[in-house]
RNA sequence: GUAGGUAUAGCUCAGUGGUAGAGCAAAUGGUUAGCAUGCAUGAGGUUCUGGGUUCAAUCUCCAGUACCUUCA
Numbered sequence: 001g002u003a004g005g006u007a008u009a010g011c012u013c014a015g016u017g018g019u020a021g022a023g024c025a026a027a028u029g030g031u032u033a034g035c036a037u038g039c040a041u042g043a044g045g046u047u048c049u050g051g052g053u054u055c056a057a058u059c060u061c062c063a064g065u066a067c068c069u070u071c072a
Base pairs, nucleotide, nucleotide: 001071003069004068005067006066007065010024011023012022013021018055027041028040029039048064049063050062051061052060
């Protein structure tokens, strides 16, 4: 250089246009002599950036950025 893929909570990942979820982690409460396990509770999101389409975009289109892979 070429072709393709990924980007969503602190981490790993879902989410086929109608205002975003799970597990783990962390916090708080209960329990315990104390710790761990287990239980309950809530919090935590500029959905990579910018623009376009649409009444409405995590989702569709374009460009860019970062990373991964293939070919050369």